[in-house]
Context: one part of a larger RNA
RNA sequence: CGCGGGAGGAUUGAAGAGACCUGACACUAGUACGAGAGGACCGUGUUGGACGAACCGCUAGUGUACCAGUUGUGUCGCCAGGUGCAGCGCUGGGUAGCUAUGUUCGGCCGGGAUAAGCACUGAAAGCAUCUAAGUGCGAAGCCUACUCUGAGAUGAAUCCUCCGAUUAAGGGCCGUAGAAGACGACUACGUUGAUAGGCCGCAGGUGUACGUGUGGCAACACACUCAGCCGAGCGGUACUAAUUGCCCGUAAG
Numbered sequence: 001c002g003c004g005g006g007a008g009g010a011u012u013g014a015a016g017a018g019a020c021c022u023g024a025c026a027c028u029a030g031u032a033c034g035a036g037a038g039g040a041c042c043g044u045g046u047u048g049g050a051c052g053a054a055c056c057g058c059u060a061g062u063g064u065a066c067c068a069g070u071u072g073u074g075u076c077g078c079c080a081g082g083u084g085c086a087g088c089g090c091u092g093g094g095u096a097g098c099u100a101u102g103u104u105c106g107g108c109c110g111g112g113a114u115a116a117g118c119a120c121u122g123a124a125a126g127c128a129u130c131u132a133a134g135u136g137c138g139a140a141g142c143c144u145a146c147u148c149u150g151a152g153a154u155g156a157a158u159c160c161u162c163c164g165a166u167u168a169a170g171g172g173c174c175g176u177a178g179a180a181g182a183c184g185a186c187u188a189c190g191u192u193g194a195u196a197g198g199c200c201g202c203a204g205g206u207g208u209a210c211g212u213g214u215g216g217c218a219a220c221a222c223a224c225u226c227a228g229c230c231g232a233g234c235g236g237u238a239c240u241a242a243u244u245g246c247c248c249g250u251a252a253g
Base pairs, nucleotide, nucleotide: 001152005163006162007161008160009159010158011157015149016148017147018146021049022048023047024046025045026044027043033038051106052105053104054103055102059100060099061098062097066093067092068091069090070089071086072085073084074083075082076081110144111143112142117137118136119135120134170248171247172246173245174190175189176188177187178186195241196240197239198237199236200235201234202233204230205229206228211224212223213222214221215220
């Protein structure tokens, strides 16, 4: 921009893409078959491999705005206690998120037309013949079936609702944000409000703070103290910020 008015929702599915894998074991059954040795078809079940998708309760990793320990040095006048720098200084852990090595799930079934092949009926050619007319069966393959995209499917589809001689229905700008994201876009919210921050509570992490007291010559230990601190998680709460407003959109097709 189009889809012969504009708009908000909900669908259909032309077409396209993806997927399609396979082993072992058990039963049937030591049956059919076979002198024996051996040993099935068909059918059913169990359990794997590789591949793929989703997810983070478990296991495991990361987790440079979380916690602790600790070295050297600077600094806060000193002590104590902090803090800067040294690859996050180093070390031990670790929430959310993101992940696999973790968990769950997938390939199935069914239908149609066929290939090789097997047949029926059957002439040419009184016989025979699966083929010449006609008909049936038959594959991990083909078309479906399964999952996803999908009306620019210009062949522009369908349904419901709303709105228009009034600045309409509706949309955008702007702001607060997001399991959405390069930017647009998408989604939630904007005081008739829980959208984010703060605060409170909880979960979770670290592992018992500072200070004081007691004990010890001291390093240090113990008590107050399962303390203190705490990023992203879950909930609550208008304290802060989403103020006010502006623009597009109409001309009856």
Molecule: large-subunit ribosomal RNA, domain VI
Organism: Pseudomonadota bacterium